[in-house]
Context: one part of a larger RNA
RNA sequence: GGCACACGGCUAAUGCCUUGGCGCUAGCGAGCGAUGAAGGACGUGGACGGCUGCGAAAAGCUCCGGGGAGUUGCCUUGCAAACUUUGAUCCGGAGAUGUCCGAAUGGGGCAACCCACUGCGUGGCAACACGUAGUACUGUGCACUGAAUACAUAGGUGUACAGAGCGAACCAGGGGAAGUGAAACAUCUCAGUACCCUGAGGAAAAGAAAUCAAGCGAGAUUCCCUCAGUAGCGGCGAGCGAAAGGGGAAGAGUCUAAACCUAGCGUACAUGUAUGCUAGGGGUUGCGGGGCGCUCACAACGAGACCAAAAAGUUAUAGCUGAACGACCUGGAAAGGUCGGGCACAGAAGGUGAUACCCCUGUAGGCGAAAUAACUUCUGGCUUUAGAGCUGUCCCCAAGUACCACAGGGCACGUGAAACCCGGUGGGAAUCAGGGUGGACCAUCAUCCAAGACUAAAUAUCUGCUAGCGACCGAUAGUGAAGAGUACCGUGAGGGAAAGGUGAAAAGUACCCCGUUGAGGGGAGUGAAAGAGUACCUGAAACCGUGUGUCU
Numbered sequence: 001g002g003c004a005c006a007c008g009g010c011u012a013a014u015g016c017c018u019u020g021g022c023g024c025u026a027g028c029g030a031g032c033g034a035u036g037a038a039g040g041a042c043g044u045g046g047a048c049g050g051c052u053g054c055g056a057a058a059a060g061c062u063c064c065g066g067g068g069a070g071u072u073g074c075c076u077u078g079c080a081a082a083c084u085u086u087g088a089u090c091c092g093g094a095g096a097u098g099u100c101c102g103a104a105u106g107g108g109g110c111a112a113c114c115c116a117c118u119g120c121g122u123g124g125c126a127a128c129a130c131g132u133a134g135u136a137c138u139g140u141g142c143a144c145u146g147a148a149u150a151c152a153u154a155g156g157u158g159u160a161c162a163g164a165g166c167g168a169a170c171c172a173g174g175g176g177a178a179g180u181g182a183a184a185c186a187u188c189u190c191a192g193u194a195c196c197c198u199g200a201g202g203a204a205a206a207g208a209a210a211u212c213a214a215g216c217g218a219g220a221u222u223c224c225c226u227c228a229g230u231a232g233c234g235g236c237g238a239g240c241g242a243a244a245g246g247g248g249a250a251g252a253g254u255c256u257a258a259a260c261c262u263a264g265c266g267u268a269c270a271u272g273u274a275u276g277c278u279a280g281g282g283g284u285u286g287c288g289g290g291g292c293g294c295u296c297a298c299a300a301c302g303a304g305a306c307c308a309a310a311a312a313g314u315u316a317u318a319g320c321u322g323a324a325c326g327a328c329c330u331g332g333a334a335a336g337g338u339c340g341g342g343c344a345c346a347g348a349a350g351g352u353g354a355u356a357c358c359c360c361u362g363u364a365g366g367c368g369a370a371a372u373a374a375c376u377u378c379u380g381g382c383u384u385u386a387g388a389g390c391u392g393u394c395c396c397c398a399a400g401u402a403c404c405a406c407a408g409g410g411c412a413c414g415u416g417a418a419a420c421c422c423g424g425u426g427g428g429a430a431u432c433a434g435g436g437u438g439g440a441c442c443a444u445c446a447u448c449c450a451a452g453a454c455u456a457a458a459u460a461u462c463u464g465c466u467a468g469c470g471a472c473c474g475a476u477a478g479u480g481a482a483g484a485g486u487a488c489c490g491u492g493a494g495g496g497a498a499a500g501g502u503g504a505a506a507a508g509u510a511c512c513c514c515g516u517u518g519a520g521g522g523g524a525g526u527g528a529a530a531g532a533g534u535a536c537c538u539g540a541a542a543c544c545g546u547g548u549g550u551c552u
Base pairs, nucleotide, nucleotide: 001551002550003549004548005547006546007545008544009543015537016501017500020473021472022470023469024468025467026466027465028464029462030461031166032165039101040100041099042055043054044053046079049075050074051073061095062094063093064092065091066090070083071082072081106115107114108113116135117134118133119132120131121130122129123128137163138162139161140160141159142158143157144156145155170201171199172198173197174196175195181188185235211218212217222249223248224247225246226245232240233239253454254453255452256398260281261280262279263278264277265276266275267274268273269272286432288397289396290395291394292392293390294389295388296387302384303383304382306381307380308379311377312376313375314374315373316372317371319367320366321365325340326339327338328337329336341358342357343347349361350360351359403427404426405425406424408422409421410420413439434449435448436447437446438445488495489494508536511523512522513521514520
């Protein structure tokens, strides 16, 4: 030195465990903010470093409920000092306080700082100091004032109200790529995706036919299944890709403009005509409707998506009640085994010294709110609910609109035979004997009524709360994170870890010995176990040793 065996060291795999994650389901909720948010800085405890809570009234104050014996949050034990059946701590509801920064808003500023003005108050002889309230900008309304310029207007001042910022996804609108695919690439695709901006809501958007259909008919919108990878579109390549119809979810319909009437206020001029504005009534449709004129009839049942408060109820935010077991054996410990019982609308689950329906928390079932909030019912208010017929064809029926041309965009549809919808530029109608559509266009036929507005539900999402579930993970897994966006890195944008387990209970080793008043260890003691000693469950391998044997 090799090999073998034994015993160790180091290391931390494996097994078991779970405080943390992941995914899904259902319900709730879906906003917060100038009454100062989200997020922070700094403070705040008897001694206080971090976390949590709170704000100079500072781990808290007040009131009202719940609850019932201990309490002064966690790391964190101990000490000190207190509170508490005159009900503390704790839980819920409503209030008070709430430094400084931050939209940040008196002015400034290198966020958490600096410096003011005005009113009031306190102290001071005063200078001044302190306290308190107000003082940003924009929009809208009102009032006052008021230029060039006479009336006026612009402007100015004051005042009231509103806005501003933040927030995960969902939604609508305005903009809008490229990698890629086409086996290259330009039309095309990716894709109206990503991304940017604006705006809104608990949903949003859409929505009561100028819609479809087809010679039969349907009857707002939205969503799902289907139609159907069909009809089509397409360097007819790659690819893109409907609709009607059918079956379901849900279901709801309304209001203006105009004609005309009434009232008020204007303007122009031939001064009695024309015309405008405002308010109220009227009116809202496609078997065309309405107005005007005539005739007849004239009221109660209802309806509501609007408002209000009282009552009742149902929920939410604390809670309460809630059945039934003992002995022996093994063991450190019984929930295990044996024997004998019981409950069950409860044999879900978790805990308890091993595996508990009957030990504890619970579970099934039942009950509960002073306060705040939501919803429902009822009540009241408010709104709405009556027209029918006839006649004349006199009036009205949404205009730079429809429509056309050129150039584009959207439609599954790439200009195509390209309808339909929407913009840019130019041109530019009609009012029911009217107008749009039915995929060029024309006729016939059918169908609908644009150029104003509102509208619940069925649908989307999940930052969040509650309950539950999992042929999801179990510490190199599962979130990056068993708490961490921490430590650390970077000027910065940003990047970004590692790290769980004694034991049933600290019973965490009194005392003795070696040692440097060490580190560490040996006894003793605790414990079921210390080869469970805080470098703590199990403790593999690589790697490093010690001993014995053997080979050279």